[in-house]
Molecule: c-di-GMP-I riboswitch aptamer
Organism: Syntrophomonas sp. UBA4922
């Protein structure tokens, strides 16, 4: 160096939910909180899923359906990066 991960040691991250905001939503962001993470640190590149503002069809008393340029790294996969050290 490259796998690999202890009932090690030092730190870290923070689901549900709640408050407050920002968005058309999904959802993010900030406080509490903790279910869990060994990369739950970064990147939407491929593949899944959520949303459907605008767009398109269709309809006309209500309304449907299709569509990501949105969003998910805590869903998989790939790609950079990285603390420790016992088998």
């Nucleotide at each position: 160096u490259a796998c690999c991960g202890a009932u090690a040691a030092a730190g870290g991250c923070a689901a549900a939910c709640c408050u407050g905001u920002u968005g058309a939503a999904a959802a993010g962001c900030a406080g509490g909180g903790a279910c869990g993470c060994a990369a739950a640190g970064c990147c939407a590149u491929g593949g899944g899923u959520c949303u459907a503002a605008g767009g398109a069809c269709a309809g006309a008393u209500c309304a449907g359906u299709c569509u990501a340029u949105g969003a998910u790294a805590g869903c998989c996969a790939g790609g950079c990066u990285a603390c420790c050290g016992a088998a």